[in-house]
RNA sequence: AGAGUUUGAUCCUGGCUCAGAACGAACGCUGGCGGCGUGGAUAAGACAUGCAAGUCGAACGGGAUUUUUUUCUGUAGCAAUACAGGAAAAAGUCUAGUGGCGAACGGGUGCGUAACACGUGAGCAACCUGCCGUGAAGUGGGGGAUAGCUCGCCGAAAGGCGAAUUAAUACCGCAUGUGGCCAAGGAAGACAUCUUCCUGACGCCAAAGCCGGGGCAACCUGGCGCUUCUCGAGGGGCUCGCGGCCUAUCAGCUUGUUGGUGAGGUAACGGCUCACCAAGGCUAUGACGGGUAGCUGGUCUGAGAGGACGACCAGCCACACUGGAACUGAGACACGGUCCAGACACCUACGGGUGGCAGCAGUCGAGAAUUUUUCACAAUGGGGGAAACCCUGAUGGAGCGACGCCGCGUGGAGGAUGAAGGUUUUCGGAUUGUAAACUCCUGUCAUUAGAGAACAAGGCACACGGUUUAACUGGCCGUGUGUUGAUAGUAUCUGAAGAGGAAGAGACGGCUAACUCUGUGCCAGCAGCCGCGGUAAUACAGAGGUCUCAAGCGUUGUUCGGAUUCAUUGGGCGUAAAGGGUGCGUAGGUGGCGAUGUAAGUCGGAUGUGAAAUCUCCAAGCUUAACUUGGAAACUGCAUUCGAUACUGCGUUGCUAGAGGACUGUAGAGGGCAUUGGAAUUCACGGUGUAGCAGUGAAAUGCGUAGAUAUCGUGAGGAAGACCAGUGGCGAAGGCGAAUGCCUGGGCAGUUCCUGACACUGAGGCACGAAAGCGUGGGGAUCAAACAGGAUUAGAUACCCUGGUAGUCCACGCCCUAAACUAUGGAUACUCGACAUACGCGAUACACUGUGUGUGUCUGAGCGAAAGCAUUAAGUAUCCCACCUGGGAAGUACGGCCGCAAGGUUGAAACUCAAAGGAAUUGACGGGGGCCCGCACAAGCGGUGGAGCAUGUGGUUUAAUUCGAUGAUACGCGAGGAACCUUACCAGGGCUUAAAUGCAGUAGGAAUGAUUUGGAAACAGAUCAGUCUUCGGACCUAUUGCAAGGUGCUGCAUGGCUGUCGUCAGCUCGUGCCGUGAGGUGUUGGGUUAAGUCCCGCAACGAGCGCAACCCCUAUCUUUAGUUGCCAGCGAGUAAUGUCGGGGACUCUAAAGAAACUGCCUACGCAAGUAGAGAGGAAGGCGGGGACGACGUCAAGUCAUCACGGCCCUUACGUCCUGGGCCACACACGUGCUACAAUGGUAGGUACAGAGGGCAGCUACCCCGCGAGGGGAUGCGAAUCUCGAAAGCCUAUCUCAGUUCGGAUUGGAGUCUGCAACUCGACUCUAUGAAGCUGGAAUCGCUAGUAAUCGCGCAUCAGCCAUGGCGCGGUGAAUACGUUCCCGGGCCUUGUACACACCGCCCGUCAAACAAUGGAAGCUGGGGGUGCCUGAAGUCGGUAACCGCAAGGAGCUGCCUAGGGUAAAACUAGUAACUGGUGUUAAGUCGUAACAAGGUAACC
Repeated sequence: AGAGUUUGAUCCUGGCUCAGAACGAACGCUGGCGGCGUGGAUAAGACAUGCAAGUCGAACGGGAUUUUUUUCUGUAGCAAUACAGGAAAAAGUCUAGUGGCGAACGGGUGCGUAACACGUGAGCAACCUGCCGUGAAGUGGGGGAUAGCUCGCCGAAAGGCGAAUUAAUACCGCAUGUGGCCAAGGAAGACAUCUUCCUGACGCCAAAGCCGGGGCAACCUGGCGCUUCUCGAGGGGCUCGCGGCCUAUCAGCUUGUUGGUGAGGUAACGGCUCACCAAGGCUAUGACGGGUAGCUGGUCUGAGAGGACGACCAGCCACACUGGAACUGAGACACGGUCCAGACACCUACGGGUGGCAGCAGUCGAGAAUUUUUCACAAUGGGGGAAACCCUGAUGGAGCGACGCCGCGUGGAGGAUGAAGGUUUUCGGAUUGUAAACUCCUGUCAUUAGAGAACAAGGCACACGGUUUAACUGGCCGUGUGUUGAUAGUAUCUGAAGAGGAAGAGACGGCUAACUCUGUGCCAGCAGCCGCGGUAAUACAGAGGUCUCAAGCGUUGUUCGGAUUCAUUGGGCGUAAAGGGUGCGUAGGUGGCGAUGUAAGUCGGAUGUGAAAUCUCCAAGCUUAACUUGGAAACUGCAUUCGAUACUGCGUUGCUAGAGGACUGUAGAGGGCAUUGGAAUUCACGGUGUAGCAGUGAAAUGCGUAGAUAUCGUGAGGAAGACCAGUGGCGAAGGCGAAUGCCUGGGCAGUUCCUGACACUGAGGCACGAAAGCGUGGGGAUCAAACAGGAUUAGAUACCCUGGUAGUCCACGCCCUAAACUAUGGAUACUCGACAUACGCGAUACACUGUGUGUGUCUGAGCGAAAGCAUUAAGUAUCCCACCUGGGAAGUACGGCCGCAAGGUUGAAACUCAAAGGAAUUGACGGGGGCCCGCACAAGCGGUGGAGCAUGUGGUUUAAUUCGAUGAUACGCGAGGAACCUUACCAGGGCUUAAAUGCAGUAGGAAUGAUUUGGAAACAGAUCAGUCUUCGGACCUAUUGCAAGGUGCUGCAUGGCUGUCGUCAGCUCGUGCCGUGAGGUGUUGGGUUAAGUCCCGCAACGAGCGCAACCCCUAUCUUUAGUUGCCAGCGAGUAAUGUCGGGGACUCUAAAGAAACUGCCUACGCAAGUAGAGAGGAAGGCGGGGACGACGUCAAGUCAUCACGGCCCUUACGUCCUGGGCCACACACGUGCUACAAUGGUAGGUACAGAGGGCAGCUACCCCGCGAGGGGAUGCGAAUCUCGAAAGCCUAUCUCAGUUCGGAUUGGAGUCUGCAACUCGACUCUAUGAAGCUGGAAUCGCUAGUAAUCGCGCAUCAGCCAUGGCGCGGUGAAUACGUUCCCGGGCCUUGUACACACCGCCCGUCAAACAAUGGAAGCUGGGGGUGCCUGAAGUCGGUAACCGCAAGGAGCUGCCUAGGGUAAAACUAGUAACUGGUGUUAAGUCGUAACAAGGUAACC
């Protein structure tokens, strides 16, 4: 720091997603050790059990107990004495109760709270403060009670009542008054009320003792207390400025409300409360309402600004089962206190009682989820106490949890046969991998044994010393000794043993580091986004390998980041989302040039504060780190104060450049009202006149013989304003168009004068606002929704036609929206130019020119994603307003406001998608355009489609009718030869290897040949003959293994080959240039050509594959050569023939050359080139024909020619054999043949080819047969022999008919091939003689030696279903005006929502499933408000009876009030019969709306 994802590709806009960090986390897999942290986030749900606040006997009376002393009694004893009991005193210990202090701290939680609750900074001259510190003064003398204890009573208990008696540092008077309070006066001060100091009348107000020392005592003295006052410290209360959530679909709120006077109340100010008076107070700078929420230091993230959060730690607040209330007290309206009400739970003898874990542990519950019913007061801190000491779930520790952070380890070095195994493989190998084994070491952690801490200071006891003092038993300070450790036998150290006990998780298509095999087959599954999976998945699952982290690794959730995607830093608004329809104007924001004052903003200095912790830096301590400690910095803030004065603000005073006014002119469809005129449509009346008119693509409906249309005249009525007229004018916009008059707004120009910033913008507000629509009343000619009819159509509720009502017009009143558009808010200033136009001015006029205001076009810089904008900015800047934040749902729902209604305005969410979109690019396409070509059409000739037959296909049938080819580009195609074979199919019978290859093992035998049985054959069986060798072996058979075999599948895994566009003229590259880029240019343009052929021009210059040429055939000539071909001349011969001698002249043969190039001429043209019945030439403009097929398209065809990856079968999907089938037959289609006849048929005669073939062959010639053919026989492996023409020509006949046309079909008889013609061959003869008389819609071929027509040959082949295919020659036409149309193609251009590319895309209803949501009678909750009723405890107030000597109390009562009840509304949430639309969902229905002129341009 970015990346993926919209497209065929591109740039932009824009959303979605990812990589990072973090967490009080949870879940999955896994888990060695330690340190430091951290751990109920949900149910402020309910809680068993234990503990969490006590202490003081040095305040008090008593009780218990121990010791000592004294004394009494009894027993024993002579007694001393011993024992037992009682009493008193002293000393100590323990303690229920009274009393004091504490319990208001500490600990927990985050319900409530949007608030002076918190933070920060101020204020209190309006306050309080126990314990503590400082200072001043005092502590005299009395009184009456009461717990406890004892006795009695009630109760299950909890507890209570009565009597008697008693103490105090408990309670109450009195005295004293340093002092305090207080009227008043004076002085000083200040900030309104006032404050401070001094004096101070009348009056009011205190106290308590306890423990020691000395002393005979009086008394003296110390300590701790107590009382009054002062100051302080710390704590608290109150007030104010500022700051920090969402919602306007909450816009008005408020009656103690706002203020005053007085009173009450409080520690204190105050409507805090009350009485009276006034009518105020708050609010767009967001009141009131609703929702949510403890606030902060800080934490996480971020470059920062920010954003989110408020666990642990620390400060403040609030709460303590829920609600209310006060008491005590310095402090509470009190977590472990009281009273009341409520819910819940427990005990009960049913009468009544008890309780409050949001303290520490722990339990249940709900939940994805959060620990031990542990140890100790040793340390730190707290309460009490004089102290020892006691208490302390605060705290210090330990335990549990990988929950987090940090550290350590699971070994180190060597070790190649690169072991085995695994995986993979192209079978060679590669990889796992120095990894292991093996050798040598080390010993962290864990284990075991031993040693063993720090945290301890103080206090206390004893001994000693110093100081204070008149003195010390007191206070303070010090020395020595002894004593105090939960953690803990822990940290740490030492010894021992042994590599021994210690590695997983996720990922591996891209983003994103990491790849292969197998399985699966749109299945199972994955997925954060894009997306994988339909038989070769690096994306699923497993495995091997690899990568990343590591005692963890992943997943999920959440936050920030990336996201400049709410933009202050740091965005936009013409077309992507976004300028309000327009103006006027309020608040607000902003504001010209000087002077001066001020100092609010601004800038600087200083002071105070900004708690600590945290963060940062520097040090230090734990072996390191985490962690902890010290110091510094920082805390960007707030307040006060001093200064500065440029800029802004504020005050004062000026100026004229902004703005405005006056004067003189000027253009104009600017607005309103009234009046007037003409053209046209329609209608009415009248005249003329006759059969049609009207309408359309074509028609029909309609009108017309009752007289239309047409035409003339007259009249009625309404609406609209031709020409002028113009990217012209005016207006704020909507909009405004005949003329005239009246009223009226604004603009502009010129010249001077005046005012003196008066300005700009403008949330709300107000006004205007096309068309349509609404209301009332008019009017109604035209046009025309709805509607009717006629057409069109598959339908046609449309487009077209004929009619036609609202409406269109007027007046008044509503509506308030438009693609209300320049899709461009307003104002001001500045910034190159050119041209046009409207209207002014420079005295006037045309032109020119200057200047100003408008309206336009083009272009530069600049801007912009681009296209484009460009002084009328979308440029450069300032000010103000409106608006935007992915698409859909949706401008919808609900609510509010407006409206008569229609509806308008404001305006969401759930859910759903990964896009939606802008501009431009390349293609493709268009029932877009231009240019051009092609037997594409047209012009012609001949066919097909009708008939019969042949052949192929579909379909059907079948045991099988093998398979493939299926628009053009399948269908006489693969097949250039299906009776068997072929053959792949079927039925049946067999084999396990028929054939090939090689190796190895075993057994046997030469090889081989012949005969024979069964059988349909294959095959199975039998017999005979034969008997190699150099002894190595060769060969054969059987068998085993490896291996073979497959026309089995996949042409969508492939090679090769082929078809097609198309023999169409195209397809590209290098460098340069243009563009952000995809791309463009070149290749476009002007000509020309068959051609991207060539020329010219040009930011292009060149080049490649194609075109053309080079190759072959053919047309002419020359040369060479002359057999088997030829025969002119010479010779010979025959019935005849180049037959023979000979010849090379000719034809021909087959080799080499020549020839044609727009070269020449004329015309046109710059050229290329074109034209010419030109010349010449055999041939003339590519001479004719062939071969040759660019980049690519169709996942085109072929796995069945062949080859080949993968998959599948292996006594079968292989292989052999017999028979059958591929030839079936209601039917449909394609391609052909033969015909329908006279340009013909038949018969007779007669002529002329080319190119080919030939030895299991072609066959002369002769004989036989009507013939197919048969029997002989000859030549020829062929320019030698042989196969061989027909149409034509010459005659004759037939005479228009189903015929002497036509030949199908069928009967009979034959020939040939072949092992074999039944299914299923061809041919011959004879007989038979079908359909058919030129073919509907439609459709095919062909432009010259072509079509048409005539025959001949060849391949395959035993034969042949060949009428097919491939060739050959003979005869030999017609027509082309032309490119409008059909089809196909090329180039340019245009539109596009297409890119699988129009066989595209795509819309809506209906039907189905699912999802969320609106409405809705009704039902159920929730929080709050209002009225009324009731009303506990309690404070305050009132009070005759009762109690008390009294103070006072009890009781009763008034106000307020928690709670409860009730009534009517509103709000909010859930649910709901039914209902509305919406969204989503491979292959449902109907149409075809949009995208091309989308077939009626689209849209608002």